[in-house]
RNA sequence: UCCACGAAACGGCAACCCGCUCGGAAACGGCGGGACGCAAAAAAACCGGUCUAAGGCUUGUAACAGAGCUAAGGCAGCGGAAUUAUCGAA
Numbered sequence: 001u002c003c004a005c006g007a008a009a010c011g012g013c014a015a016c017c018c019g020c021u022c023g024g025a026a027a028c029g030g031c032g033g034g035a036c037g038c039a040a041a042a043a044a045a046c047c048g049g050u051c052u053a054a055g056g057c058u059u060g061u062a063a064c065a066g067a068g069c070u071a072a073g074g075c076a077g078c079g080g081a082a083u084u085a086u087c088g089a090a
Base pairs, nucleotide, nucleotide: 005088006087012038013037017033018032019031020030022029023028036077042083046080047079048078049075050074051073055070056069057068058067059066
């Protein structure tokens, strides 16, 4: 110095929950508080998984309503693959 690994320290992030005259059809996201946890809980939807279903398609109705399917929308704190990164005891 590199790889593996994860003690300590410096710092870092922030689930659930609460608040908002925030964005969104929703899932979910943003901001503030807070602290379950996290050594990649960093960024990123490639594979699987999963959530939603506005629009579309099908069905249905006199017309609405309703029902089913669907991601071009999400989740990186579900798993895998790939990328980058802090510290340095055993």